The RNA shown here (transfer RNA) has 71 nucleotides and comes from Candidatus Staskawiczbacteria bacterium RIFCSPLOWO2_01_FULL_38_12b. Its mean pLDDT, the model's own confidence on a scale to 100, is 84. It matches the Rfam family "tRNA". The source organism's lineage runs through Bacteria, Bacteria candidate phyla and Candidatus Staskawicziibacteriota.
[in-house]
Formats: sequence, C1' cells, structure tokens
RNA sequence: GGGCCCAUAGUAAAUCGGCAUUACGUCGCCAUGGCAUGGCGAAGGGCGGGGUUCGAUUCCCCGUGGGUCCA
Repeated sequence: GGGCCCAUAGUAAAUCGGCAUUACGUCGCCAUGGCAUGGCGAAGGGCGGGGUUCGAUUCCCCGUGGGUCCA
C1' cells in the first nucleotide's frame, strides 16, 4: 500500500427495514438471626457524517477504530 471481516448497555452475544432481546454484572425490594443461594423489579445501549426509504441497528457511500490475509 491492497483485499476481506467487524463496530449494539460495564462485559459477551442476538435482532438483518416497522417501539432492540438475552446472559453475567450493577441498583432496589422480598426471603434468612446473618451471609451465600433463590424470587420479583429497575436503570443502563445501536462508532461519526451523508445517502436511499413513509420509516434505517438493518441497505449504500465516506471517515474513524479493531481483527485477519497478501505485498
């Protein structure tokens, strides 16, 4: 320098056009004499910019960052 892949919550992953889901973690309540385990509930998210569309996390382009292969 070139090809390909990826970017979603604190972490790891789903969702592939129509109000974004789960696990662990965090917080609150219950239960226990107390801790752990357990039950219930809550907060917390689409990398940046532009385009297409009635509507974009999803499709397209550019950028940024990461991974991988080639030189």